[in-house]
This is a predicted structure of a 353-nucleotide part of an RNA (small-subunit ribosomal RNA, central domain) from Candidatus Viridilinea halotolerans. The sequence was found in a public genome assembly. Rfam family: Bacterial small subunit ribosomal RNA. Rfam links the family to the GO terms ribosome and structural constituent of ribosome. The organism belongs to Candidatus Viridilinea, within Bacteria.

Context: one part of a larger RNA
């Protein structure tokens, strides 16, 4: 480099959008650019193959013959790439009418609870734990009623469920808005898949700026504990966690399993669509079979060192794209790009085992 490989040994970019680029259905024609055939020229020598000879044998040398790569010219093939015509419809996207869904902004409304505030009844407790203790409490705590402020998350439904590309999405209504599936097969006519760079988006923490701030808590104080005890436990308690608007841009961001197609026994659950037969038929509703799109579990080949995977494959093929290449040094250092810092990306070596 070739090679092999990437669910768990190294390895799938956290995710999408798409620029170059790679790669592309069915059937027709024309071109003959790639491809292929024949022929010429070129292709030093030595080397390589084959024969033959010379050192007494090989090595080694000497002769003849042949192979061989890149370019050309000429003449031919036209499948299969390609370019150009003109066509298709099964891909891919439109249309039409249905569907379900915590998909995504705004704004608005609601009930439980925590906490704090008032006030009423009351009176020595409470709270915490293994056991205490700080701590609150006779300036009346806790408890228990009534009224009120404020912030944050939505009990049940709730699912082995749903929806999104992923990140994540969960009280309820309205508006606004992106995506999916099923029928129909009416429209366009390959318009497609993938994607270095590039551009968006991206849990949580964290950073600016301006607001909120009930609870719940890094840090810090105290109380236990213990040899200590800078902790696991207990009382308190700020940043933060929430809102707007801006950066940050990582994750065990996972299924540790890149995206797109197309082939491949079966059984069994959900969730959601269409179509058919039955019950009960009034609106709905139950069962059943088919037949689509999802989601699980079992399992045949088959794969896989093994665990396991099996139509949601980690089988069997194809296209593209990322990524590995012995542990440590090191996801460092120095360069660089962003960043407001924290810090992110990109990524080596000496040396060592």
């Nucleotide at each position: 480099c070739u090679g092999g490989g990437c669910g768990u040994a190294a390895a799938g970019c956290g995710c999408g959008c798409g620029u170059a680029g790679g790669c592309g259905g069915u059937a027709c024609g024309u071109u003959g650019c790639g491809u292929c055939g024949g022929u010429g020229c070129u292709g030093a020598a030595a080397g390589c193959g084959c024969c033959a000879g010379g050192c007494u044998u090989a090595a080694c040398c000497u002769g003849g013959c042949g192979a061989g790569g890149c370019g050309u010219g000429c003449c031919g093939a036209u499948a299969c790439g390609a370019a150009c015509g003109a066509a298709c419809u099964c891909g891919a996207g439109g249309c039409a009418g249905g569907c379900a869904g915590a998909g995504g902004g705004u704004g608005g409304c609601g009930g439980a609870a925590u906490u704090c505030c008032g006030g009423g009844u009351g009176u020595a407790g409470u709270g915490g734990u293994g056991a205490a203790a700080u701590g609150c409490g006779u300036a009346g705590a806790g408890a228990u009623c009534c009224g009120g402020a404020g912030g944050a998350a939505c009990g049940c439904c709730g699912g082995u469920g749903g929806u999104g590309u992923a990140g994540a999405c969960g009280g309820c209504c309205a508006c606004c808005u992106g995506g999916g599936c099923c029928u129909g097969a009416c429209c366009u006519g390959a318009c497609g898949c993938u994607g270095a760079g590039g551009c968006g988006c991206g849990a949580a923490a964290g950073c600016g700026u301006g607001g909120g701030g009930a609870g719940c808590a890094a840090a810090c104080c105290g109380g236990a504990u213990u040899a200590g005890a800078u902790a696991c436990c207990c009382g308190g308690g700020u940043a933060g966690u929430c809102c707007a608007c801006g950066c940050a841009g990582u994750a065990a961001a996972c299924g540790a399993u890149g995206c797109c197609g197309g082939c491949u026994c079966g059984g069994u659950g959900u969730c959601u669509g269409a179509c058919g037969c039955c019950c009960g038929u009034u609106u709905c509703g139950g069962g059943u079979g088919u037949u689509g799109g999802g989601u699980g579990c079992c399992u045949a080949a088959g794969c896989u060192c093994a665990c396991g995977c099996g139509g949601u494959a980690a089988g069997c093929c194809g296209g593209c794209c990322g990524c590995c290449u012995g542990g440590g040094g090191a996801g460092u250092a120095c360069g660089a790009g962003c960043g407001c810092a924290a810090g992110c990306u990109u990524a080596a070596a000496a040396c060592u085992c």